[in-house]
């Protein structure tokens, strides 16, 4: 890279640094941003693993993860059409496996 399974409408900054990007790709929408984007420090949030516990819908922040809008929204296919909703695809986390 690949495979399995879970999960993805909850949560998290009026700090520092630092300068134009940022929202996963592709293509159309929509937004965020000099009242300061990435990035990085610090600071949160969460209970997947692991740890405690005696099973609870618990503790707790070690390993990862995350910290604008659902995964920002459509794109495939079902509900005839819109409009909505449901599923897939396809990502992303996590634990396992080859």
């Nucleotide at each position: 890279a690949c495979c399995u399974u879970a999960u993805c409408c909850a949560g998290a900054g009026u700090g520092g640094u630092g300068g134009a990007g940022g929202g996963a790709c592709u293509a159309g929408g929509c937004c965020c941003g000099a009242u300061g984007a990435a990035a990085c420090c610090c600071g949160g949030c969460a209970a997947c693993c692991g740890g405690c516990g005696a099973u609870a819908u618990g503790c707790a922040a070690g390993g990862u993860g995350c910290c604008a809008a659902u995964a920002c929204c459509u794109a495939c296919a079902g509900a005839a059409g819109a409009a909505u909703c449901u599923g897939a695809a396809u990502g992303a986390u996590a634990a396992g496996g080859a």
A computed fold for a 98-nucleotide RNA from Alkalibacter rhizosphaerae, annotated as SAM riboswitch aptamer (S box leader). Its mean pLDDT, the model's own confidence on a scale to 100, is 83. Of the family's consensus pairs, 94% are formed in the model. Lineage of the source: Bacteria > Clostridia > Eubacteriales > Eubacteriaceae > Alkalibacter. The sequence is in RNAcentral, with records from Rfam.